Transfer RNA from a Minisyncoccota bacterium, 71 nucleotides, folded computationally. Its Rfam family is "tRNA". It is annotated as a transfer RNA. It was read from a public genome assembly. The prediction has a mean pLDDT of 81.
[in-house]
RNA sequence: UGCCGGGUGGUGUAAUGGUAGCACGCCACGCUCUGGACGUGGAAAUUGGGGUUCGAAUCCCUGCCCGGCAG
Numbered sequence: 001u002g003c004c005g006g007g008u009g010g011u012g013u014a015a016u017g018g019u020a021g022c023a024c025g026c027c028a029c030g031c032u033c034u035g036g037a038c039g040u041g042g043a044a045a046u047u048g049g050g051g052u053u054c055g056a057a058u059c060c061c062u063g064c065c066c067g068g069c070a071g
Stems, first nucleotide, its partner, number of pairs: 001070007010024004018054001026042005047063005
């Protein structure tokens, strides 16, 4: 440099173009003599920009970053 794949809460991982969910973690409360476990609730995310569309995490274009392959 070229080609291919990937980027979603703190972490991991889902999501037919139509309310961004689940698990762990974190916080609060309940339970407990205390802690843990368990139960209930809560905060927290779509890599940047542009386009298509009534509507984009998703489709298109172009950057950034990561990985693989080739030279």